[in-house]
Context: one part of a larger RNA
RNA sequence: AGCGUACGGUGGAUGCCUUGGCACUAGGCGCCGAUGAAAGACGUGAUAAGCUGCGAUAAGCUCCGGGGAGUUGCAAAUGAACUGCGAUCCGGAGAUUUCUGAAUGUGGAAACACGCUGUGAGGUAAUGCUCCAGCAUCUGCACAUGAAUACAUAGUGUGUAUGAAGGGAACCCAGGGAACUGAACCAUCUAAGUACCUGGAGGAAAAGAAAAUAAAUCAAUGAUUUCCUAAGUAGUGGCGAGCGAACGGGAAAGAGCCCAAACCAUAUGUUUACAUAAUGGGGUUUAGGACCCACAUAUAGUUAGCUCAUUUAACUAGUCGAACAGUGUUGGAAAGCACGACAAAAUAAAGUAAUAGUCUUGUAGACGAAAGUUAAAUGGCGACUGUGGUGUUCCAGAGUAGGACCGGACACGUGAAAUCCGGUUUGAAGAUAGGAGACCCAUCUCCAAAGGCUAAAUACGACCUAGUGACCGAUAGAGUAUAGUACCGUGAGGGAAAGGUGAAAAGUACCCCGGGAGGGGGGUGAAAUAGUACCUGAAACCGUAUGCUU
Numbered sequence: 001a002g003c004g005u006a007c008g009g010u011g012g013a014u015g016c017c018u019u020g021g022c023a024c025u026a027g028g029c030g031c032c033g034a035u036g037a038a039a040g041a042c043g044u045g046a047u048a049a050g051c052u053g054c055g056a057u058a059a060g061c062u063c064c065g066g067g068g069a070g071u072u073g074c075a076a077a078u079g080a081a082c083u084g085c086g087a088u089c090c091g092g093a094g095a096u097u098u099c100u101g102a103a104u105g106u107g108g109a110a111a112c113a114c115g116c117u118g119u120g121a122g123g124u125a126a127u128g129c130u131c132c133a134g135c136a137u138c139u140g141c142a143c144a145u146g147a148a149u150a151c152a153u154a155g156u157g158u159g160u161a162u163g164a165a166g167g168g169a170a171c172c173c174a175g176g177g178a179a180c181u182g183a184a185c186c187a188u189c190u191a192a193g194u195a196c197c198u199g200g201a202g203g204a205a206a207a208g209a210a211a212a213u214a215a216a217u218c219a220a221u222g223a224u225u226u227c228c229u230a231a232g233u234a235g236u237g238g239c240g241a242g243c244g245a246a247c248g249g250g251a252a253a254g255a256g257c258c259c260a261a262a263c264c265a266u267a268u269g270u271u272u273a274c275a276u277a278a279u280g281g282g283g284u285u286u287a288g289g290a291c292c293c294a295c296a297u298a299u300a301g302u303u304a305g306c307u308c309a310u311u312u313a314a315c316u317a318g319u320c321g322a323a324c325a326g327u328g329u330u331g332g333a334a335a336g337c338a339c340g341a342c343a344a345a346a347u348a349a350a351g352u353a354a355u356a357g358u359c360u361u362g363u364a365g366a367c368g369a370a371a372g373u374u375a376a377a378u379g380g381c382g383a384c385u386g387u388g389g390u391g392u393u394c395c396a397g398a399g400u401a402g403g404a405c406c407g408g409a410c411a412c413g414u415g416a417a418a419u420c421c422g423g424u425u426u427g428a429a430g431a432u433a434g435g436a437g438a439c440c441c442a443u444c445u446c447c448a449a450a451g452g453c454u455a456a457a458u459a460c461g462a463c464c465u466a467g468u469g470a471c472c473g474a475u476a477g478a479g480u481a482u483a484g485u486a487c488c489g490u491g492a493g494g495g496a497a498a499g500g501u502g503a504a505a506a507g508u509a510c511c512c513c514g515g516g517a518g519g520g521g522g523g524u525g526a527a528a529u530a531g532u533a534c535c536u537g538a539a540a541c542c543g544u545a546u547g548c549u550u
């Protein structure tokens, strides 16, 4: 030195565990903000660095409920207190709520600096000082004032508004809008109207009561949305890669309405028969409405509006809740084992010194609200609501429909390309008129554009509650068993590692060695090779002793 054997060190794999995650289901709930949000800074405790809570009334104050013995958070200890005159704790409602932040008196390198106003409050002999309230901009409305410029207008000022601003996980609508990629290259095409940027709204949003769909010689359906199907069909496509409907059928849910105009009345203006950003009635869709005529009536019907009332239900704390103090046995410990009982509308689950229906919390079942919130029903208030006839009278949304050129959207790439939207340029008709039925024309059928509103079925999950898992179990599962911390970066930003004594600290009194660290006795404990470098404790690696070989 090598190979063995035994015993160790180091190291932290493995096993077991779970405080944390992941995915989903059901139900709820769905905005917050100038009455100052979200997010923070700084404070706040007897002692107080961090987290949590709170705000100079500062781990808290008040009231109303619940609850019933301990309490002063995580988190020990000492001290000092509170508590059956009901504390701590839980729920509801209120008070307080520094400074920054949209941040809004002005400035600013956020949490700071510096003001102005007031017969304001306190204080002083007086000034200083302290406190309180107000003082941004825009918009709407009202009033006042008021240029060039006569009336006026712009502008300016004041008042007023629970008007706006800023934040938010995804969902939604709109305005912009890629590339990688695929086409085995690549250019039309695809990816994709995706990612991303911007604006806006709501608890949903959007859409929505036919100028619809169908059918083609017989005459159907009846707003929108979502799902299943039709169907990878019809189509579209360097007819490549690919893209990809609709009608119809079946479900969910269901709800329909209001203006403009004609005409009437009022008001105002004036050129006196006309006009109007004016007010009210009327009227609202094709068997149309106005006008004219006739009939009818509400003690009715409808309602999607309401900080109205009542009732019921639910939510936001909770309450009651069966059955072994069984015997023996092993053990440190019984819930194990043996024997014997009992409950069950409760043998879901968790905990308790090993594995508990009957020990604890619970579970089945049954009950509960002073206060606040929500929903439904009923009532109240408000709002809305007739029928028929005659007609060559009047009305029925114009720079609109449509055309041309050029784009975009439609499953549809310009194609025979209908339909819808836009830019430029043109530009109708007037109900005997107009639009659509996939070029176009005719017949026929359907509809009523150029104004508006509309619940539900649908989408999503920041948040709350209950639960589930052939999901993970500490190199896994979230990046985080917590941390967006430590650390890195000028910055945008990037971004860790790190769990386990024991049933219980019973966390080793006392003695000895040592400066200490540490160790030896002794003690605790079932165990200390469980001693806070703590469960188990693999391998690499390093030793001590010894056998063999050289």
Base pairs, nucleotide, nucleotide: 001549002548003547004546005545006544007543008542009541015535016500017499020472021471022469023468024467025466026465027464028463029461030460031167032166039100040099041098042055043054044053046078047077050074051073061094062093063092064091065090066089070082071081072080105114106113107112115135116134117133118132120131121130122129137164138163139161140160141159142158143157144156145155171202172200173199174198175197176196182189186238212221213220225252226251227250228249229248235243236242256453257452258451259397263281264280265279266278267276268275269274270273288395289394290393291391292389293388294387295386300385301384302383303382305381306380308379309378310377311376312375313374314373315372316371318367319366320365324340326339327338328337329336341358342357343347349361350360351359402426403425404424405423406422407421408420409419434447435446436445437444487494488493507534510521511520512519513518
Predicted 3D model of a 550-nucleotide part of an RNA (large-subunit ribosomal RNA, domain I) from metagenomes. Its Rfam family is "Bacterial large subunit ribosomal RNA". Model confidence (mean pLDDT): 83 of 100.